[in-house]
Context: one part of a larger RNA
RNA sequence: ACCGGCGAGUUAUGAUAACAUGCAAGGUUAAGAUGAGAAGUCGGAGCCGUAGCGAAAGCGAGUCUGAAUAGGGCGUUUGAGUAUGUUGUGAUAGACCCGAAACCAGGUGAUCUACCCAUGUCCAGGCUGAAAGUGUGGUAAAACACACCGGAGGGCCGAACCCGUGUACGUUGAAAAGUGCUGGGAUGAGGUGUGGGUAGCGGUGAAAUUCCAAACGAACUUGGAGAUAGCUGGUUCUCUCCGAAAUAGCUUUAGGGUUAGCCUUGGAGUCGAGAAUCAUGGAGGUAGAGCACUGUUUGGGUGAGGGGCCCGUCUUGGGUUACUAAAUUCAGAUAAACUCCGAAUGCCAUUGAUUUAUAUCCAGGAGUCAGACGAUGAGUGAUAAGAUCCACCGUCGAAAGGGGAACAGCCCAGACCACCAAUUAAGGUCCCUAAAUAUAUGCUGAGUGGAAAAGGAUGUGGAGUUGCAUAGACAACUAGGAUGUUGGCUCAGAAGCAGCCACCAUUUAAAGAGUGCGUAAUAGCUCACUAGUCGAGUGAUCCUGCGCCGAAAAUUUACCGGGGCUAAGCAUAUUACCGAGAUUGUGGACGUAACUUUGUUACGUGAUAGGAGAGCGUUCUAAGGGCGAUGAAGUCAGACCGUAAGGACUGGUGGAGCGCUUAGAAGUGAGAAUGCCGGU
Repeated sequence: ACCGGCGAGUUAUGAUAACAUGCAAGGUUAAGAUGAGAAGUCGGAGCCGUAGCGAAAGCGAGUCUGAAUAGGGCGUUUGAGUAUGUUGUGAUAGACCCGAAACCAGGUGAUCUACCCAUGUCCAGGCUGAAAGUGUGGUAAAACACACCGGAGGGCCGAACCCGUGUACGUUGAAAAGUGCUGGGAUGAGGUGUGGGUAGCGGUGAAAUUCCAAACGAACUUGGAGAUAGCUGGUUCUCUCCGAAAUAGCUUUAGGGUUAGCCUUGGAGUCGAGAAUCAUGGAGGUAGAGCACUGUUUGGGUGAGGGGCCCGUCUUGGGUUACUAAAUUCAGAUAAACUCCGAAUGCCAUUGAUUUAUAUCCAGGAGUCAGACGAUGAGUGAUAAGAUCCACCGUCGAAAGGGGAACAGCCCAGACCACCAAUUAAGGUCCCUAAAUAUAUGCUGAGUGGAAAAGGAUGUGGAGUUGCAUAGACAACUAGGAUGUUGGCUCAGAAGCAGCCACCAUUUAAAGAGUGCGUAAUAGCUCACUAGUCGAGUGAUCCUGCGCCGAAAAUUUACCGGGGCUAAGCAUAUUACCGAGAUUGUGGACGUAACUUUGUUACGUGAUAGGAGAGCGUUCUAAGGGCGAUGAAGUCAGACCGUAAGGACUGGUGGAGCGCUUAGAAGUGAGAAUGCCGGU
């Protein structure tokens, strides 16, 4: 891992509701007795109901309070209960099943290990050479020096022994801690044998939360015990009807509860309340707008006051001002906490119209309290987030199908079943791939389409405004582009062209006291301007369609799903076609309602949590009626029947029991629980 078996809402008591049955102003027995008895009969104690009020005595259609005959509270003015059974639910019990870490009580452990006590035992060999002693020297005597002797030491080297420094291997090991090499101690606070002691709210500890039998921040074992678990996991056959919530209040509450909301089932009666649209009447201060208030705010006019400067003076003062500036006025702005105004929606109500069928109350049963994304309106945030928090709508959640390449939340559309029938939606129609290589008119030339901004650009299409132009424009070419004059100043120079000032006049078809290049300064080239040649458009500006640049990323093209496309791209218009479980057709099933009521019609039949209903199957029991050695159960195979759970039949195998009908009772249905046991 697979296969097989086992494996989870039970039982008792009392409560409550529904349903069934009996009796009914009554209903009913319990223990017990009798009995073969879980039958039947007896048993009326007791219980519930028929009357309430009061704390109670008690009184009683009343009673309590009270001084009260007042007032007030609770009752009466009529009625249905009760017993048993079944089912739903909650209560008390382990209470659907499995699961803690822990807590407490009684015991068992120091044969491991920690420390202690008693008594034994062990430590090859080598080295070093303390004190003391002796001798000699030395001294007044000592000290002291040398030599010999001596054999001290938690001394040195190193086996046994004890330990475990580093490293390699080992890591389903040879081993639940080892092996190899290397290393530390090795006469000591040394190692070790035997016997004994200390016990869990404890012991022991050269102290590490160390050790106390391979496990120790409190051992193990048995019991309390099925501890408790607002937590996780699991919870077994089928079909039919309906079908949520992820919100509010409160909560030592926030992943739990409780009440309400939303779901379901039954009942009731109001007679129609509910929903939608229209009409009518209302309330309101949002969007927008506005500046009349409150704030903010730009420029101008007038401008008190203040500042500067000047004049004057004893002081008051006078004048002036490229400063500042209240107030006022004109024009222009701004606001969630501004409003002279002010919608659309939404909300409330009324009667009326149309369409619809809900709404309300009572009672039984729930689940839900982590929601997600999308559109719109706001807040928070950075007008960030697949962010967060509200409002409102949608989808998902609990929704399959088609589209979107793939893709819970987007678009279309809500799946009872069947069909090799039809029509469409979104989206599509060159090939992959069903359907237009459709039609018409334009645009784009960038593979734009098929990712992006500020900004940039004689890309190109359309619409407008405005110059110049057959008295010849724009562009190009030819020719001219002069004179006073080198204007004046400045300057070393300044001659159109370093700079400053002025910018006239003449000749002219036209020509600046000069648009650039250039020179030391001149020169030279060129432009404006003019004529000629040519012969029809040519400039500026603004709005707009589609494009261009801006444009760098990490495994592989990789920003069309691919091929590929100049349309098979974009825009507008048109006609076909394809395309879903939508719609239609035909047949069938089921639910609800109605009725000309037994078979038609109408409407309906996605579904998680959850509510309600109807069934299938297993084991056993009772009654009835059957099968079986001419072959039961089981098992293998098969093209049968039923809407499903399921049920037959035939053949093989097997070799002795087993169905059916009706009713009853349950150890009653497995794929999941890191389930348990067995097999492979």

Overview:
This is a predicted structure of a 680-nucleotide part of an RNA (large-subunit ribosomal RNA, domain II) from Lactobacillus sp. Sy-1. The coordinates come from a structure-prediction model, not an experiment, and the mean pLDDT is 85. Its Rfam family is "Bacterial large subunit ribosomal RNA".